[in-house]
RNA sequence: GCCCGAGUGGCGGAAUUGGCAGACGCACAGGACUUAAAAUCCUGCGGGGUAAAACCCGUACCGGUUCGAUCCCGGUCUCGGGCA
Numbered sequence: 001g002c003c004c005g006a007g008u009g010g011c012g013g014a015a016u017u018g019g020c021a022g023a024c025g026c027a028c029a030g031g032a033c034u035u036a037a038a039a040u041c042c043u044g045c046g047g048g049g050u051a052a053a054a055c056c057c058g059u060a061c062c063g064g065u066u067c068g069a070u071c072c073c074g075g076u077c078u079c080g081g082g083c084a
Base pairs, nucleotide, nucleotide: 001083002082003081004080005079006078007077010026011025012024019067028044029043030042031041032040046057047056048055060076061075062074063073064072
C1' cells in the first nucleotide's frame, strides 16, 4: 500500500430483506429477609432538562439517500485478520 471483518449504557452482548434503540447477563443503588452478613426476592439503573413530569439528544466520527437509518451509500478514525 491493497483486501476482509469489527466499533451499540459502567462491562459483556442482542436487535439487520430500513419501522418504539438498548433484550438478556454481570456490575452498581434502594428496599425485603437475617442478630448481622452471604444467598435469594422486589424495584431502579445512557446523557441533558424539571420540584416531579413533559420534552430534547444518544448505536466510533462527518456527510448522503429516505416519511423514517444501529441497519443502505461515500469519506475519516481506531482495533483485529489476510496479502504484498
The RNA shown here (transfer RNA) has 84 nucleotides and comes from a Bacillota bacterium. The source organism's lineage runs through Bacteria, Bacillati and Bacillota. Rfam family: tRNA. Rfam classes the family as a transfer RNA.